[in-house]
RNA sequence: CAGCGACAAGGGCAAACCCGUCGAAAGGCGGGGACGCAAAGCCACGGGGCCGAUCUGGGUCAGCCGGGCUACCGAA
Numbered sequence: 001c002a003g004c005g006a007c008a009a010g011g012g013c014a015a016a017c018c019c020g021u022c023g024a025a026a027g028g029c030g031g032g033g034a035c036g037c038a039a040a041g042c043c044a045c046g047g048g049g050c051c052g053a054u055c056u057g058g059g060u061c062a063g064c065c066g067g068g069c070u071a072c073c074g075a076a
Stems, first nucleotide, its partner, number of pairs: 004074002012037002017032006035063001041069003045066003048061004
């Protein structure tokens, strides 16, 4: 450095649901809350789901799969 992921260490994120808020909606944001996560950090590039449109290529989901970039620790 790369691979790998422990009954290691310090920790981190935060599903469903509830409240508020933005949005036509899917869904986003903030607070509460933890189902889980070794990238559950970031990217909409490919596939796929969802909303909308159906006058022609809109929106959304990164915690669906694949891919790309970055990253703490250091046992086997």